A computed fold for a 73-nucleotide RNA from Brettanomyces bruxellensis AWRI1499, annotated as transfer RNA. Its mean pLDDT, the model's own confidence on a scale to 100, is 82. It matches the Rfam family "tRNA". Rfam's curators write: Transfer RNA (tRNA) molecules are approximately 80 nucleotides in length. It is annotated as a transfer RNA. NCBI's taxonomy places the organism under Eukaryota, saccharomyceta, Saccharomycotina, Pichiomycetes, Brettanomyces bruxellensis.
[in-house]
C1' cells in the first nucleotide's frame, strides 16, 4: 500500500431507520448508622470521534479523514 473490524456519559456496554439513546460501576445529594461501610431512594452527567452525504426521519446506510486493534502481502 490492501482487507474486515472498533470508535456511544468519568469506565464499560445495550439500541429493527421511528416516541425522551439502555443498564451496570463510579459520582453528587438526601435516608438509615454513635461514625463509616453496606443497604435504599433520588438526581447530575451524551454535539453517539470528525466533516459531508442519502432519508419525511441517522448511533444505524453511503463517502472522506483522524484513533486503536486484527488479517493478507
Nucleotide at each position: 500500500c490492501c482487507c474486515g473490524u472498533c470508535u456511544u456519559a468519568g469506565c464499560g456496554u445495550a439500541a429493527u431507520g421511528g416516541u425522551c439513546a439502555u443498564c451496570g460501576c463510579g459520582u453528587u445529594u438526601g435516608g438509615c448508622u454513635a461514625c463509616g461501610a453496606a443497604c435504599c431512594a433520588a438526581a447530575a452527567g451524551g454535539u453517539u470521534g470528525c466533516a459531508g452525504g442519502u432519508u419525511c426521519g441517522a448511533g444505524u446506510c453511503c463517502u472522506g479523514c483522524a484513533g486503536g486493534g486484527g488479517g493478507a502481502g